[in-house]
RNA sequence: AUGAAGCCGGGGAGAGAGAUCCCGCUUGUGGGGCACCGAAGGAGUAACCUUCCGUGUGGCGUCGGGAGGGAAACUCUCAGGUAAAAGUAUCCCCGGUGGAUG
Numbered sequence: 001a002u003g004a005a006g007c008c009g010g011g012g013a014g015a016g017a018g019a020u021c022c023c024g025c026u027u028g029u030g031g032g033g034c035a036c037c038g039a040a041g042g043a044g045u046a047a048c049c050u051u052c053c054g055u056g057u058g059g060c061g062u063c064g065g066g067a068g069g070g071a072a073a074c075u076c077u078c079a080g081g082u083a084a085a086a087g088u089a090u091c092c093c094c095g096g097u098g099g100a101u102g
Stems, first nucleotide, its partner, number of pairs: 006097008018034001020033006035082003041078001042076003048069007
C1' cells in the first nucleotide's frame, strides 16, 4: 500500500398462508380448538471423505454393514407467522470492523 470472507449499523426492494371459531377481559391482548404458510431461528440429509468390522486376497481393490464428518432456497413445522403495522431469508448501496490475497 491492495482490502476477500465473516460480523455490526443505516437506506431501498422483499413473498406465503383464516381480519377463522369459542371463552375471558383492560379493544388489543390472553387461553383453547380447527385449518394453513415457510423466507427469523432451529432440526434432518445425497454424493463424497475418514475410520472400524466382516467376506476375499500373497497384498490391495471389489462386495456388505457400523460410526464420524458432510449442502440448500430441498424436507420437517419445534419455534415463528396467516388484515394493517412490525418482522422476515435473499439482493443492492453506504459506513464501520476485519485482515484473506497481492
This is a predicted structure of a 102-nucleotide RNA (Glycine riboswitch aptamer) from a Syntrophomonadaceae bacterium. The source organism's lineage runs through Bacteria, Bacillati, Clostridia, Eubacteriales and Syntrophomonadaceae. Its Rfam family is "Glycine riboswitch aptamer". The family has 44 seed sequences and 9,425 matches in Rfam 15.1. The coordinates come from a structure-prediction model, not an experiment, and the mean pLDDT is 79. The sequence was found by an Rfam model in a public genome assembly.